[in-house]
Molecule: transfer RNA
Organism: Kofleriaceae bacterium
RNA sequence: GGGCGCUUAACUCAGCGGAAGAGUGUCACCUUCACACGGUGAAAGUCGUAGGUUCGAUCCCUACAGCGCCCA
Numbered sequence: 001g002g003g004c005g006c007u008u009a010a011c012u013c014a015g016c017g018g019a020a021g022a023g024u025g026u027c028a029c030c031u032u033c034a035c036a037c038g039g040u041g042a043a044a045g046u047c048g049u050a051g052g053u054u055c056g057a058u059c060c061c062u063a064c065a066g067c068g069c070c071c072a
Base pairs, nucleotide, nucleotide: 001071002070003069004068005067006066007065010024011023012022013021018055026042027041028040029039030038048064049063050062051061052060
């Protein structure tokens, strides 16, 4: 330098046009003498950035950035 893949909650990941979810974790309450386990509830996201297409974009297109793999 070229090709391909990935980027979504604190972490691990789903979701692939109708507008964002799970598990773990965090917090509160219940339970316990207390802790853990368990139960109930809550908070937490400009969906990497900027453009484009569309009535509508996490999703499609382009560029850029970061990470990984392969080739040279």